[in-house]
């Protein structure tokens, strides 16, 4: 000095962990003026038998929650690959004084 590797730098793609939005799935959910059935009472009818329709069950809208899924966006003293690189640290190899 010169060649390879490796640290450190730096960019890309991904993993990891977190965080945010929203979707699914679950539950929950209407007092009044969501539907659906409508005990009791009410109203009609001579009589069968009808009409409306409280509470109550029952579906479920907006909303509200849990565990789980997979997706979006952001982030990090995490990590793997790939590539980059003046200079610096560190190893191996050759040459030369």
């Nucleotide at each position: 000095g010169g060649c390879c590797g490796g640290g450190c730098c730096c960019g890309a793609a991904g993993g990891u962990c977190g965080g945010u939005u929203g979707a699914c799935u679950c539950g929950u959910g209407a007092a009044a003026u969501u539907g659906g059935u409508c005990a009791g009472g009410g109203c009609c009818u001579g009589a069968c038998g009808g009409c409306a329709g409280c509470a109550g069950c029952c579906a479920u809208a907006a909303g509200c929650g849990u565990c789980g899924u997979g997706a979006u966006c952001c982030g990090a003293g995490c990590u793997u690959u790939c590539g980059g690189u003046c200079a610096c640290c560190u190893g191996g190899c050759c040459g030369u004084c």